c-di-GMP-I riboswitch aptamer from Anoxynatronum buryatiense, 89 nucleotides, folded computationally. The model forms 94% of the base pairs in the Rfam consensus. It matches the Rfam family "c-di-GMP-I riboswitch aptamer". Rfam links the family to the GO term cyclic-di-GMP binding. The RNAcentral record of the sequence draws on ENA.
RNA sequence: UCAUGAAAAAGGCAAACCUGUCGGAAGGCAGGGACGCAAAAUCACGGGUCUUGCAAGUGAAGAAAAAACAAGACAGCCGGAUUGCCAUG
Numbered sequence: 001u002c003a004u005g006a007a008a009a010a011g012g013c014a015a016a017c018c019u020g021u022c023g024g025a026a027g028g029c030a031g032g033g034a035c036g037c038a039a040a041a042u043c044a045c046g047g048g049u050c051u052u053g054c055a056a057g058u059g060a061a062g063a064a065a066a067a068a069c070a071a072g073a074c075a076g077c078c079g080g081a082u083u084g085c086c087a088u089g
Stems, first nucleotide, its partner, number of pairs: 002089004012037002017032006035076001041082003045079003048074006
């Protein structure tokens, strides 16, 4: 430096849920908690999902659903980029 993650060690992260808090929402942050994780570290670059705004067409109208566009969210959905612990080869 590259490949791999069966076993081990040092440690690490923390889903659901609960509490507090911020946000209009998706969701964020802090504490508790532990389903899981070898990148469950970082980055919204490609796809995807979700929220909100606007809203064509259809419809008698309302409701529902909702293309496109815009603004956001998710890195624990899949790729990609960057960095990194331990062990083995």